Description: The RNA shown here (transfer RNA) has 72 nucleotides and comes from a Candidatus Pacearchaeota archaeon. The RNAcentral record of the sequence draws on ENA. The coordinates come from a structure-prediction model, not an experiment, and the mean pLDDT is 81. Rfam family: tRNA. The family's RNA type in Rfam is transfer RNA.

């Protein structure tokens, strides 16, 4: 320098163009409990960034950023 893949809650992930973006785990509050753990109830928390296509984009196109692999 060239090519390919990936980027969604703190972490692991689901969602193949139409939902209020779903779950597990973690965090916080309450219940239970002598206390803690376990268990039960509830709450907060996410689409890497810009642009484009579309009535509608996490999804399709493009550029940038970051990570991984291969070639030279």
């Nucleotide at each position: 320098g060239g090519g390919c893949c990936c980027a969604u809650a703190g972490u692991u992930u689901a969602a193949u163009g139409g939902a209020u973006a779903g779950a597990a785990u973690g965090u916080c509050a309450g219940g239970c409990c002598u206390c803690g753990g376990a268990c039960c109830u509830g709450a907060a928390g996410a689409u890497a960034g810009g642009g484009g296509u579309u009535c509608a984009a996490u999804u399709c196109c493009u550029c940038u950023u970051g990570g991984g692999c291969c070639c030279a």